[in-house]
């Protein structure tokens, strides 16, 4: 100077009028009205996970069904986070990864290709033994069966350990050395794992488990239209009282007797309309201090920061800049992901150049 990688913070300014929504404080006493503060985001979104809160269920314990999955912490709790370990990329700062079990079982592994799972012989390579032909100069040669191999080629996402010496007719853990792998033990670490620390074993045990399964740990359900209170008008319930018990309707199958209800006036609960909590003060925000690598927890001070239900945050105007992205709360919080015009800080990496 140029490429970059990870954290953090902004999210046009400023001024004037007119609105809209909510708290106080007046005036007015129900129609209202003056002032003065205060009014969306980092994702308010998706509604994916966790919680609190409300309600019903609930003795424990298990089945079934979800669901998380390397170790340790942090956390109200998580599938979030922090720090380790492992694996894979990056020259690097540093990124990604459902990363628990395939020597309990089942399944399933397309095309290609011989052969895809306790597997195979297309090409190839080899004649030591065995048989046949054919030539010997009678040691053999060449050719063919019958066979041996699995190194090379070749197909495949994948081919039953890799180099290498030795061995052999040709090979081949058929021996050996070194790397890797299985077991077992040591040492280090709280672990998860790691070790150019020992021994065994010549090497069996392909892959998938976001197939089914096992295994180890978690989960009762519905949701602020949750729920609580307050309460009309009509229409029903219930109770007490007068009243009538004369007539009339209505029911007790039909008729007669009878019996009940059909009427006023209080009361009582229990829904509807409507209103009123819940509703926003908290696992809060900032600052400082101390523990801790870190997530974060702790002491102290300091701040009050939307609460609507037809549902508010808006429109206009001047001035200015670098000319403005995504996108709007509705029970509250903590994470995930998804969208995002652009700027600005602050740590680090890489490669070039100068001193």
């Nucleotide at each position: 100077a140029g490429a970059g990688u990870c954290g953090g913070c902004c999210a046009g300014a400023c001024a004037g009028u007119c609105g809209c929504c909510g708290u106080c404080c007046g005036g007015a006493u129900c129609c209202c009205u003056g002032g003065a503060c205060g009014g969306a985001g980092g994702a308010a979104a998706g509604u994916c996970c966790g919680g609190g809160c409300u309600c019903c269920g609930c003795a424990g314990g298990g089945c079934a069904g979800g669901g998380u999955g390397c170790c340790a912490g942090g956390u109200a709790a998580c599938g979030c986070c922090u720090g380790g370990g492992g694996g894979g990329c990056g020259c690097g700062a540093g990124c990604c990864c459902a990363c628990g079990g395939a020597a309990a079982g089942u399944g399933c592994c397309a095309c290609a290709g011989a052969g895809a799972a306790c597997a195979g012989a297309c090409c190839g390579c080899c004649u030591a033994c065995c048989c046949c032909c054919g030539c010997g100069c009678c040691a053999g040669c060449g050719g063919g069966g019958c066979g041996g191999c699995a190194a090379g080629g070749g197909u495949g996402a994948a081919a039953c350990g890799g180099u290498g010496c030795g061995g052999u007719a040709a090979g081949a853990g058929c021996g050996c050395a070194c790397c890797g792998c299985g077991c077992g033990g040591g040492u280090g670490g709280c672990a998860a794992c790691a070790c150019a620390c020992c021994g065994c074993g010549g090497c069996a045990c392909g892959g998938u488990a976001a197939a089914c399964c096992c295994c180890a740990c978690c989960c009762g359900g519905a949701g602020c239209a949750a729920g609580a209170c307050c309460a009309a008008a009509u229409a029903g319930g219930g109770g007490a009282g007068c009243g009538u018990c004369a007539a009339c309707g209505u029911g007790c199958g039909g008729c007669c007797c009878g019996c009940a209800c059909g009427g006023c006036u209080c009361c009582c609960g229990g829904g509807u309309a409507g209103g009123u909590c819940g509703c926003u003060a908290c696992a809060g925000g900032c600052g400082u201090c101390c523990g801790g690598c870190g997530a974060c927890g702790g002491g102290c001070g300091u701040c009050g920061c939307a609460g609507a239900u037809g549902a508010a945050u808006g429109a206009c105007u001047g001035u200015u800049c670098u000319c403005g992205a995504c996108a709007g709360a509705a029970c509250c919080c903590g994470g995930c992901u998804u969208a995002u015009c652009g700027g600005c800080c602050g740590a680090c990496u890489c490669u070039u150049c100068g001193c």